[in-house]
This record gives sequence, structure tokens and C1' cells, in this order.
RNA sequence: CCAGCUGGCUGGAUGACCGCUGCCGCUAGGCCCGAAAGGGUGCGGGGGAGGAAAGUCCGGGCUCCAUGGAAAUACGGUGCCGGGUAACGCCCGGCGGGGGCGACCCCAGGGACAGUGCCACAGAAAAUUACCGCGAACCGGGCUCGUCCUGGCGCAAGGUUGAAAAGGUGCGGUAAGAGCGCACCGCGCUUCCGGCAACGGCGGCGGCCAAGGCAAACCCCACCGGGAGCAAGACCGAAUAGGGAUGACGCGAGAGUUCCGCAAGGAGGUUUCAGGGCUGUUUCCGGUCCAGUCAUCCGGGUAGGUUGCGUGAAGCGUCCGGCGACGGGCGUUCCAGAUGAAUGGUCAUCCAGUGGCGGGAAACUGCCAUGGACAGAACCCGGCUUACAGGCCGGCUGGCAUU
Repeated sequence: CCAGCUGGCUGGAUGACCGCUGCCGCUAGGCCCGAAAGGGUGCGGGGGAGGAAAGUCCGGGCUCCAUGGAAAUACGGUGCCGGGUAACGCCCGGCGGGGGCGACCCCAGGGACAGUGCCACAGAAAAUUACCGCGAACCGGGCUCGUCCUGGCGCAAGGUUGAAAAGGUGCGGUAAGAGCGCACCGCGCUUCCGGCAACGGCGGCGGCCAAGGCAAACCCCACCGGGAGCAAGACCGAAUAGGGAUGACGCGAGAGUUCCGCAAGGAGGUUUCAGGGCUGUUUCCGGUCCAGUCAUCCGGGUAGGUUGCGUGAAGCGUCCGGCGACGGGCGUUCCAGAUGAAUGGUCAUCCAGUGGCGGGAAACUGCCAUGGACAGAACCCGGCUUACAGGCCGGCUGGCAUU
């Protein structure tokens, strides 16, 4: 210098003017809105989005509901080992497998001799396979009598298909073959050794994918798990309707009919039926209250308002322990809390970046224009995932050149 890998930071700056929204002070109050609860209004000071505030996918705090304890079943989740953490499916350090020359990256990574199921297309066959093929040792048959046939039978080496076809290579062996035998490689079990462990190493034994693969198919095993969520919950609390108490006035319903009236409705008489409570011991028969209207008061809930609401597994600095995730000590700070939802707008100067015209041999530099992504809190916190223009810093790998 070229090509890469990896960890982290940042996410325009300053000033002026005009706004928006909380907090504090003046502050006792005044005025306005509201039935009330409560809210608004002046001046000054100070605070005011993010690394993801996002998706709402995990884990918690907090709140209410449920719950005597334990176990089982069902359902859901997780799944190598050790550690971290309030907890996790997250993070760190390892192990094993795969990829890369390498730095490094990826992996739901328990169980397929408990059972059920699936394996597209192609292929004879996708699990007890035989299409092409190999074989005359055996059975059978033929004849020219030591050969022929491939019907039975034996085989699975070779060919063919496929992601995958019952370890691989070689030598022996055989009728032909085959772990049938042997050597090496691979695989399984295992003494010992190393390691907390996952696992690794040396040796020994075994003829073998322990009869294929798939469990992000059902399933089995181990472990974990009450439900709902700030629209949780708490407090204040109208109008209307409904509930209760007290007081005053009044006493039911139906049918048809007469009169007054334009009508709505009002008045009279006839007839039929009659509830519930209390009480006189019971029945008959009675007594009394209620069923209606108005007034006052009480309580629950709705609309509405307030709260929950930011001192917290908190931030920053520093020291110590740890490979690390992280933990501990000390010091210091208080840092958004809106609710149709504030956190903005304009101008000027500057900083990256981009384009144009120039200067200069080059490094560089002058002028003009343009110009900063993804996106926005809504109870809070720890993670994961996704989006993101540009810029900065550290560590490492491979190659080339020079010394």
C1' cells in the first nucleotide's frame, strides 16, 4: 500500500428572536371556566426524546384478582458444560460439529434398540430392496458324458436413480460374492490419565454406520411456568334514570255508557274484579299501612377530575477482584413526565459530505451552490430483533514492496 475480519464511540455545533410543555419562586391572593372535584391565567429562573424512544418477541418490578400444603394430569416453554444476573429463551468463558489459507463466522447442540408416523421427484427398491447383473459349488433338466441351460437356488461386488441405497481403501478368499478373514482409516464400548464438567488423550476389546435419515412430526425424558394488565389500581364526584329514609297530600284496576269540550281532556252515574304487609291466639269477619304525587336528605355507580408518575436492579468518576459477562468499595449528581398528546420554527455563522469554476508540479487551497440518515417517550427496568446517510477510534489476519 492492497484485500479482509472484529470490538467500540458518535448521530451536526454556536448565537439571536418568536413559541410549546412540566418544575421552582414571587404567592397571601385576584380574575376566568366548572354544580362540585378541580383546572386555567402574569413575571422571573431552570429542565425538556433515542440508540434504537420502534416491533411488543422474551424476562422482571409494580398493581388487582385467585390461591391451605404437596403430588399427579393436561397445556405452554426450554434443552452440550461451567459461570454471570433480580430473572431470562439474554450475556460471558469453554466443549463438540460445520465453513474459511487465516483473522474469524455459523449451529433448537437431549433421546431414533418405548411406540406411531413421514422420506417429494427419480429409481427395481426409501427399509427386511433386487431392474440390469454375477455364479454351474448344490437341486433339477438336456445330451455327443463332461459339458450345456439359468428353472430352482446362492450373491449383493459392479451398473442405474437419488439429498440419502445397510462403513471406506487394499490384499487374501470364493462357484460367484460378502467384515467371510487380515492391515490401515472410521465407528461403538471401556481400564487408566487430564479436566469442576461438557469432553479430550494413550491403551485394550468388539466385525461394526450395531441393521438408513427425520423429533423446528407426534412422542419419551429432564427442568421451568397461577391469571390479567397503568384502559392495572386508589381517591374526589354532577345532570338524568334507578335505590333508601323522613314529612305532607291522596287512595285501586277493567268494561261499556251519559254530559261538557273543535280537540287534548274533564265530570257524573252503572256494573265486574280486588293484591301485599302488620295485628286481634286460629277461622269467619274486622282494624291499619303500602302500591300515587311533591319536597328535603342519604348512599352506590356513570361522565368528568386528581393520583398512580419517576431516588431507580439509576447515571457519572475513581479504585479493587475476575480471562470475561459481572461484582464490590468510595465520592458525586438528580437528569422529560405530556394525555388529541409538548420537546418546535425563522435567521446568521461554522463543521463533515457532494457538485461546479479556478490556483498549484504535488501535498493542498480560493469562491459559489447544495447539504446531515433511521426515526419520536406514554407506568418503569434488563434483554433480543429490526431500521439507520455519514464520521471517528482500537485490535487482528492474508498478500505485495522496501529496509
The RNA shown here (Bacterial RNase P class A) has 403 nucleotides and comes from a bacterium. The model forms 95% of the base pairs in the Rfam consensus. It matches the Rfam family "Bacterial RNase P class A". Rfam describes the family as follows. Ribonuclease P (RNase P) is a ubiquitous endoribonuclease, found in archaea, bacteria and eukarya as well as chloroplasts and mitochondria. The sequence was found by an Rfam model in a public genome assembly.